[in-house]
RNA sequence: CCGUGCUAGGCGGGGAGCUAGCGGUGCCCUGUACUCGCAAUCCGCUAUAGCGAGGUUGAACUCCGGCUUGAGGCUUUUGUCUGGCAGGACUGCUUGGGCUAAGCGGUGUUGAAAAUCGGGUCCUGCGCGGCGGAACACUAUGAACCCCGUCAGAUCCGGAAGGAAGCAGCGGUAAAUAGAGGCUUCCGGGUGCCGUGGGAUUACCUGAUUGGAGCUGGCUGACCCGGGCAAGCUGCGAGGCAUGGUCGAGGGCUGGUGCACGG
Numbered sequence: 001c002c003g004u005g006c007u008a009g010g011c012g013g014g015g016a017g018c019u020a021g022c023g024g025u026g027c028c029c030u031g032u033a034c035u036c037g038c039a040a041u042c043c044g045c046u047a048u049a050g051c052g053a054g055g056u057u058g059a060a061c062u063c064c065g066g067c068u069u070g071a072g073g074c075u076u077u078u079g080u081c082u083g084g085c086a087g088g089a090c091u092g093c094u095u096g097g098g099c100u101a102a103g104c105g106g107u108g109u110u111g112a113a114a115a116u117c118g119g120g121u122c123c124u125g126c127g128c129g130g131c132g133g134a135a136c137a138c139u140a141u142g143a144a145c146c147c148c149g150u151c152a153g154a155u156c157c158g159g160a161a162g163g164a165a166g167c168a169g170c171g172g173u174a175a176a177u178a179g180a181g182g183c184u185u186c187c188g189g190g191u192g193c194c195g196u197g198g199g200a201u202u203a204c205c206u207g208a209u210u211g212g213a214g215c216u217g218g219c220u221g222a223c224c225c226g227g228g229c230a231a232g233c234u235g236c237g238a239g240g241c242a243u244g245g246u247c248g249a250g251g252g253c254u255g256g257u258g259c260a261c262g263g
Stems, first nucleotide, its partner, number of pairs: 001263006009057003012030004020046005034054005063256007072247004078242005084236004090232002092229007100221001102220003105216003114210008122199006128192002131188005136182001138179004147172004155164003
């Protein structure tokens, strides 16, 4: 140096979680790297840390170590951004009410506020008028007979003289109807720029007297009391990015590492 056969070792690993701790099953990330049995109200072990049984590979690109790179996970390290829920002391915005009268405006010596008096609007009684209704009066119509007067003709009584009842017609009237409208009477009212008396007097309008400069509260502003709200604020919790810490698969480089036999 080559060949053959063995052994150590390997045949996945990691994160979180569970655990006194270490692994496994389960979840997640890498990655392709044996089989069977056990196992999350767990299974098996004890810092030499899965147990039991088999198979395969085997001193190397595969085993062990170092350096480097590095997926990914965890983290109340810190900073920042996004947006969810809740709160209502503070800021901001908006809005309602009260009050004030600094500014603006309105009004005021052609007289403010205040005080007083009168009148009206309000209530009520009476009177008058008017409106509506009724009655009465006027005119007209109006009864075949059972209303009146006069009763032609006709009828009845009588010797006669004369008398009686009485239809039609005419005239008038009752009940009733219609008309115009009445210095008439009565009744009524959501009647009246009417008169008169009484009442009430908060408010409004109006006239006058005293008074002698304010009054008002429309707008802005100050103050007070509320209401609402996208934002800031407070609390809870979620996610992204960056930074710090921690664990870390895989990759790259490099170093190291047996035994026996034969040639």

The prediction has a mean pLDDT of 77. Bacterial large signal recognition particle RNA from a Chloroflexota bacterium, 263 nucleotides, folded computationally. Of the family's consensus pairs, 92% are formed in the model. It matches the Rfam family "Bacterial large signal recognition particle RNA". It is annotated as a non-coding RNA gene. The source organism's lineage runs through Bacteria, Bacillati and Chloroflexota.